[in-house]
Context: one part of a larger RNA
RNA sequence: UGACGGGGACCCGCACAAGCGGUGGAACAUGUGGUUUAAUUCGAAGCAACGCGAAGAACCUUACCAGGGCUUGACAUCUGACGAACCUUAAUGAAAGUUGAGGGUGCUCUUCGGAGAGCGUCAAGACAGGUGGUGCACGGUUGUCGUCAGCUCGUGUCGUGAGAUGUUGGGUUAAGUCCCGCAACGAGCGCAACCCACGUUGUCAGUUGGUGCUAUUGGUAUACUGAUAGUAAUCUCUCUGGCGAGACUGCCGGUGACAAACCGGAGGAAGGUGUGGACGACGUCAAAUCAUCAUGCCCCUUAUGCUCUGGGCUACACACGUGUUACAAUGGCCGGUACAACGAGCAGCCAACCUGCGAGGGUGAGCAAAUCUCUAAAAGCCGGUCUCAGUUCGGAUUGCACUCUGCAACUCGAGUGCAUGAAGUCGGAAUCGCUAGUAAACGCAGAUCAGCACGCUGCGUUGAAUACGUUCCCGGGUCUUGUACA
Numbered sequence: 001u002g003a004c005g006g007g008g009a010c011c012c013g014c015a016c017a018a019g020c021g022g023u024g025g026a027a028c029a030u031g032u033g034g035u036u037u038a039a040u041u042c043g044a045a046g047c048a049a050c051g052c053g054a055a056g057a058a059c060c061u062u063a064c065c066a067g068g069g070c071u072u073g074a075c076a077u078c079u080g081a082c083g084a085a086c087c088u089u090a091a092u093g094a095a096a097g098u099u100g101a102g103g104g105u106g107c108u109c110u111u112c113g114g115a116g117a118g119c120g121u122c123a124a125g126a127c128a129g130g131u132g133g134u135g136c137a138c139g140g141u142u143g144u145c146g147u148c149a150g151c152u153c154g155u156g157u158c159g160u161g162a163g164a165u166g167u168u169g170g171g172u173u174a175a176g177u178c179c180c181g182c183a184a185c186g187a188g189c190g191c192a193a194c195c196c197a198c199g200u201u202g203u204c205a206g207u208u209g210g211u212g213c214u215a216u217u218g219g220u221a222u223a224c225u226g227a228u229a230g231u232a233a234u235c236u237c238u239c240u241g242g243c244g245a246g247a248c249u250g251c252c253g254g255u256g257a258c259a260a261a262c263c264g265g266a267g268g269a270a271g272g273u274g275u276g277g278a279c280g281a282c283g284u285c286a287a288a289u290c291a292u293c294a295u296g297c298c299c300c301u302u303a304u305g306c307u308c309u310g311g312g313c314u315a316c317a318c319a320c321g322u323g324u325u326a327c328a329a330u331g332g333c334c335g336g337u338a339c340a341a342c343g344a345g346c347a348g349c350c351a352a353c354c355u356g357c358g359a360g361g362g363u364g365a366g367c368a369a370a371u372c373u374c375u376a377a378a379a380g381c382c383g384g385u386c387u388c389a390g391u392u393c394g395g396a397u398u399g400c401a402c403u404c405u406g407c408a409a410c411u412c413g414a415g416u417g418c419a420u421g422a423a424g425u426c427g428g429a430a431u432c433g434c435u436a437g438u439a440a441a442c443g444c445a446g447a448u449c450a451g452c453a454c455g456c457u458g459c460g461u462u463g464a465a466u467a468c469g470u471u472c473c474c475g476g477g478u479c480u481u482g483u484a485c486a
Stems, first nucleotide, its partner, number of pairs: 001486002003483003007480007015470002019434005026325008034316002042053002064311007073127001077126002079123005086103007107116003129300002132298003139293001140289003143285001145283001150189006156165003169180003195277004200245007209235003213230007248271001251265005327427001331386007343374003348367002353362003393424001398419007440462007
């Protein structure tokens, strides 16, 4: 100087407390361990591995296993020889491939001999190739402490020196934020602000958006309201999206050291960081990744490379993590009826109509989309029924019959109808999330994607309870103290 203490002081955080909802019990989904296996490819391992890499394993992917094949190779550059490329076709084979048969002669230059580009086959070697090893050789990227308020430097001063001072102290802040003081004076990386979105408003711009008018037409009783077409008008309103305004402790009162600041108030759409995001200092963990990529060294080179078929990654006594659905009446079922936002679409989204109980099928309009489609939002509301039961709860499992995608659903896809109707009556010790448009509940969209979502990423709808407080648990910051630790 640090680190540590079941030392001290001060402070903070969904850290505890106060609340709400879960997990731990059940079934299923998914990941992991273990076991099994020819193979169940590999990585990730307390927090910070375990719905993680994987935004989607039937083939492919695929790296694993069994078997069939290849050896200058699936891919790159170079040399030589032959042939245009390419197309059709036979045998064999699970395919990869192997062995044949036939057609075919292009482009550029040309001294008409030929040469060149491109592509294919053959030969020889230089080489290719490796998801083989080492993340404890590395780059790059990432996690974590932690969006915690810290980490340092120059000059000066003090100390023999390591080093100290500044950065400590008194206040204050979300903050090393700011003020005051001070042998310090300044500065840098962080904090904050500058960036994006949301919330108010002005202005500009009006089509595919909004509003109005006319005509036709439907529901009806003039009213009212819907559809179609057209018109010309308009942008007041909704909305879209470019540029501005707006919030700064600016104003008032009080407290304070006449400071910084804090408390209350006014005005305001918004008030003291307005809310959310992006943004992650010096460093820590020889943290993670050689399987994104890149790369040193080592290793393989008729194989640890390449290719094909089939299988496996989907196994199952068991253990754990993360989820989904429930155990019901604040509910289940049936009928009617209302209101979103984010997004996506041409090998696509698919209206309307016909058909099927349904998944779906047929036909077919519009739309490269503020125009058309996906698109029905669901919980909600109204009416009916069930009456506390393993039930009209719950839906696992299984049987039969189908649909769709795709060469192909046996291993191993999703969906539909009928039948079946398991466990489960709110979950031990323990443990997790959340402070407001949040939790909880409800549905919708998207990426990946032929098909496959209870996962993930977004979106809106309904919409709470509680916080006395900091004694205690956990983590962190500052000062101080002890230490046989570095």
Predicted 3D model of a 486-nucleotide part of an RNA (small-subunit ribosomal RNA, 3' major domain) from an uncultured rumen bacterium.
The RNAcentral record of the full RNA draws on ENA, Greengenes and SILVA.
Rfam family: Bacterial small subunit ribosomal RNA. Its family is annotated with ribosome and structural constituent of ribosome in the Gene Ontology.